[in-house]
Context: one part of a larger RNA
This record gives sequence, structure tokens and C1' cells, in this order.
RNA sequence: GCCGGCGAUUUAUGGGUAAUGGCUGGGUUAAGUCUUUUUGAGUCGAAGCCAUAGCAAAAGCGAGUUUUAAUAGCGUUUGUCAUUAUUCAUAGACCCGAACCCAAGUGAUCUAACCAUGACCAGGGUGAAGCAAAGGUGAUACUUUGUGGAGGCCCGAACUCACUGAUGUUGAAAAAUCAAGAGAUGAGUUGUGGUUAGCGGAGAAAUUCUAAUCGAACUUGGAGCUAGCUGGAUCUCUCCGAAAUGCGUUGAGGCGCAGCGGUUAACUAAGGUCUGUUUAGGGGUAAAGCACUGUUUUGGUAAGGGCUACUUUUGUAGUACUAAGUCGUAGCAAACUAAGAAUACUAAACAAUGUUUAUUCAGUUAACCAGUGAGACUGUGGGGGAUAAGCUUCAUAGUCAAGAGGGUAAUAGCCCAGAUCACCAGAUAAGGCCCCCAAAUAACUACUAAGUGAAAAAGGAUGUAUUAACACAUAGACGACCAGGAGGUUUGCUUAGAAGCAGCCAUCUUCCUUUAAAAAUUGCGUAAUAGCUUACUGGUUAAGUGUUUUUGCGCCGAUAAUGAAUGGGGCUAAGUAGUUUGCCGAAGCUGUGAGUAUAUAACGGUAGGAGAGCGUUCUGUUUGGGCUGAAGCAGUAAUGAAAAUAAUUGUGGACUAUACAGAAGUGAGAAUGUCGGC
Repeated sequence: GCCGGCGAUUUAUGGGUAAUGGCUGGGUUAAGUCUUUUUGAGUCGAAGCCAUAGCAAAAGCGAGUUUUAAUAGCGUUUGUCAUUAUUCAUAGACCCGAACCCAAGUGAUCUAACCAUGACCAGGGUGAAGCAAAGGUGAUACUUUGUGGAGGCCCGAACUCACUGAUGUUGAAAAAUCAAGAGAUGAGUUGUGGUUAGCGGAGAAAUUCUAAUCGAACUUGGAGCUAGCUGGAUCUCUCCGAAAUGCGUUGAGGCGCAGCGGUUAACUAAGGUCUGUUUAGGGGUAAAGCACUGUUUUGGUAAGGGCUACUUUUGUAGUACUAAGUCGUAGCAAACUAAGAAUACUAAACAAUGUUUAUUCAGUUAACCAGUGAGACUGUGGGGGAUAAGCUUCAUAGUCAAGAGGGUAAUAGCCCAGAUCACCAGAUAAGGCCCCCAAAUAACUACUAAGUGAAAAAGGAUGUAUUAACACAUAGACGACCAGGAGGUUUGCUUAGAAGCAGCCAUCUUCCUUUAAAAAUUGCGUAAUAGCUUACUGGUUAAGUGUUUUUGCGCCGAUAAUGAAUGGGGCUAAGUAGUUUGCCGAAGCUGUGAGUAUAUAACGGUAGGAGAGCGUUCUGUUUGGGCUGAAGCAGUAAUGAAAAUAAUUGUGGACUAUACAGAAGUGAGAAUGUCGGC
């Protein structure tokens, strides 16, 4: 991991509610008694309980009563006992699951320390004190040599330990092996026996050890501890069908009340629903505005203040400083509003719809049973954030949640549309119609040349189509070609030089002359000249040219990490914009048939509520079957809307089925379930 078995809403007592039954000339017995065919059934037994009257704190009064000066309040009534179902309470209370806490015991054969008694440490080195001799001294001291054999001394086996690396890592081993390493006469190592016990012991101290267990051992018990937490919870069909919100909470992943669901009743009909039109309302949002509250641009006027001068003081004059107020001008505001929408909301009328005594659509009330109280995205209006987020938080609508089907390549929340079942029928929605791929290689008018289409900005550009305006032009424009483009003069200044062209002056009147025209020169060029060119002019040619501007579609701007990215092929339309006609296209609609049913309607569905059934084991009654072959098992084919049922063949070898009831150890695929097998 698979297969098979087992595996979770039980039982008791007491309340609530519903259904059914008994009695109702109220209902009922409890303990106990007696009888009996004795785990049973019956007889007796009103003690008690509920009901029959309420109100008041009570005395008390009583269909009333209590308080009061008076209203208001409560009441003016009706069963009871069982059974079944459901729910609540108390109990382990649907099942499995802690870490803990407490009690009583068991452990020092592991390990820690200690006690008692034993054992062990190859070999080599170093050479302390002391002593002896000699030297030496007044005597000591001291020196040398020898002897001697100290040491938590040195090297290094056994022994003990464990610094490093590798192997091993479902190991040979729940801590080892190999290599290398530390101590090795000591605070050494070790045998045997003993002592210390969990609110404890021991600890050269690490939360370390206390039998592979240690921030408090293990065993048993309290104990099925508790778990607002996680996981799991077994047959079928039918009807309805949520919530993820508000308030409160030592509350935030829990709970209570309300909201929203279900079931059963009652009541409401001038009710309800939706769309359109109209009427009557209140408003202070959007936009707008600046009279108010604030803020703010600029001009005028200007109190007051500052500064300067004069003045003995008082004060006067001036001021390119400041500036309240006021008059214009121009703005801004969620916490500004003189004024003010659209929607929305409230009420009504008309039309439509729907009902005529009612399970059409709704509303209200009551009782019982819930679940929910983590929401998600999209559009719209806001707050927070960066007018970031698949962000966060409100409001509002939708969808998903709990919703399948078609479209969007794929894609909970987008678009279309709400699946009772069947059909090899039809017409459609969104979206599509070259092929993949059902349907137009449809029609018409334009645009695009970028594979734009099929991702993006500021900005840029004789892309192209289109709109508007101005200017020049047969008295010849724009362009091209031919020719000219001169003289004073190398203007003056500056400078080595400055000759149109290093620089400076001349403010556009920067001169004069010859000219058709020609600048004291537009750009190259030279050291400076020279040279080329332009302005400007003539000629040739010949009909449009130039500059702005509107709109459409394109171009550049355009860089990312596995692999190319309209879904692909491929497309110049099979792209874009507009117009038109067809067709395809869904579980929607229609058609035909069928089911449920509250019956012309309705029937998607999670949590959840309600209803109807199937099957298993055992019991009672009943009718049966069975060695001429029961149950079970295997195969085949069949019936029913499902749970399921029954037929037949083989196997098997002794029990078993129908109907109606009753009682439950009553249904498995999930629980890191549990036991067994492989």
C1' cells in the first nucleotide's frame, strides 16, 4: 500500500413540543398488599400529582383583583395518563486524541557520590631532600665528586579516556569500526558487597545522572480527567432551503440575543408584486458657488505700527518699510453653503399582473427544530494606501459560495443561461461562421502595409488617407539646368597677418557707384590671399508649388532570465471602421412522451429543517419451502425511480422464506483508525 473483519448520536431519570391511543358523569396511581402458569401478568392500594379561579408582597377579596386621586397591569380559565418521535437538562452522553495534576507503590544489576574489603599499573628516562668523602672556613656557609631515589615529573604498552578525520546512517552496532589522539604512581583504574529515592537522591555544575525514560523516573489507581481544538461518523428517494451581518461578551477561529432557513397552525383580501405614467412630500449628496466659516491671487484706498528729520514737552512733517479694515479681481474645501439636481426613499392614483375564500404572490402572529456569525471576486460610490496590490475597510448591485450547461484556448466570482427524466426533433441567447471546429472563403463602402491586427507612455518623424485656412503661380511660380554674382575696397579699428567670412564699432538708414542683379557677405576653405558656394538677377523648361491645421489607421520610442506565445495552422483579409442579409450555436425556450405533486403552476442545491421508504440480526403470530437438495458462494440474464428484489445454472450439504407486528450490538471508503492476510 491493497484486500477482508471490526469501528462512532446510546441508555436511564426529569422537563418542553408534536402525533397516536385510553378515560373525560375529571385523569392517574407511588410505595406497598394479595393472586398466579413467577426475569412475566393481574387484583387491591387516592398518600400524592395535574386540572377544576384568579388577583395581590401579604392579610384578604373573588369573575374579578392589586396600586391609586385616577389610568395602566394581571385575570375572566380547562383536560389528564400512557406510548412513539423530537429536543433540552443531569449523567463519560456521537467516537478517537493530549500535555498535565494528585495518591499509593517499585527501582542505585545502568549511572552519580560515598562506605567497607580486595586487585592492577611492561619497560625506559630525569635524578629533589638527606647522607658520605674531599676541598674550604676561626666555626658556619659554600664548592666538587659519590651515594640516594623524591615527583597530581618526562617517554611509552596494558588499563582508562574520547580532540580530529573517514566509514557507517532501513548500521555488524538504538553511539560502533579504522586511522590518529589524551592520561598512564594518581584528584589513578578496577572487582565484590553496601548506603542515599522522585515535593526526593547524587552532581570537580552540563538542567548532568537516577535501568536505551528526566526542567522532575517508572508502575498502578483517581480516569472514559478535561479539550471553546484537529480528525472521523456507515442505506435510498422526495419537498423547502440559508449565513459568513448587528449588538454584547477576559470577546475576537467560542458563546448569548436579534437577523436570514425549515415545520405546523391561525389571521389579513380596499392586502401583495412588478413595470410604466402622474401627483404629493422632506432632503442638502453630485455639480456649483464664495453671502457665512476658513484658506488664497492681484490692484486701489488705508487706521495702526516701524524708520528718518525737526521739536524742551506736547507734537509736526516725510517715508521705494509693514499692514488691520474696506472696495474691486481670480481661485479652493470631508469636518464651508445664500442657492441646488439625477437617483433613492415615503404615500397615493391610473394602467398591467394576481386572488374571490384562497398552499398564486405576499404580510403578520404563535409554537417547535435549526444552521450561520472566517466569506470571495466583479461593477458603482467612498475611506486607508502611492486615485499601488489577486491590498485593506464600508455602502450598493450581481455572481460564486450552495450552480451544472454554452461562450471567454485552458480559467469558483466575467458574458449568456438557472439542469425533474427521456428523444439520432425545432427555433434561439452570449459568442461565432478559411482549416483544426458546427455555421458566409457572404454582399457593399472605406481604411491599414505595420503581420499593425495579436501588450505600453512622454516624446519624435516629408508614413498614408482625410478636414480647414493662408501664400506664390501662364504678367511663368516651386524645382532642375545655363549664365552672371561687379567697382570704390584689403571699409574702418585691431593685428605678425585680418583681404566678405579670428575679434571689435556701426541698432538694421551697414555707405556710395555701375547695374537685369550682386550682402562692407549664408556656409565651406586659406598662415593671410586665392578657390568653391549662397543671397540676388537674366534665360531655358513647364503647371502647379509652399506653409500651417482637423480627424482616421499605421511607424519609432519597445530591454530578462527553461521555449518561439492571435489557442494553433495560417491570413493582406481570415485585419480595422461602418452597413446588410443568411446560418451555426446551451441541460435556457418550443415539440413528443414519462415521473413526483400542493395538479394549466412547481420540481439546481452546501449547512440545515420536514416527509416517505429499502435492507440487516433476533422475537411473536401467520402461510410455506427443504437431502427428489435449505442457507451461503460463483456465473448468466432480468425487474423496479432508488435503497434493492427475485429467476436460472453450477457448487454446497442442513436449514430457511412470505405477510403482519415487535426489539435493536441495524448499513463504512476515509478517523497518521483497529485486528488479520498478502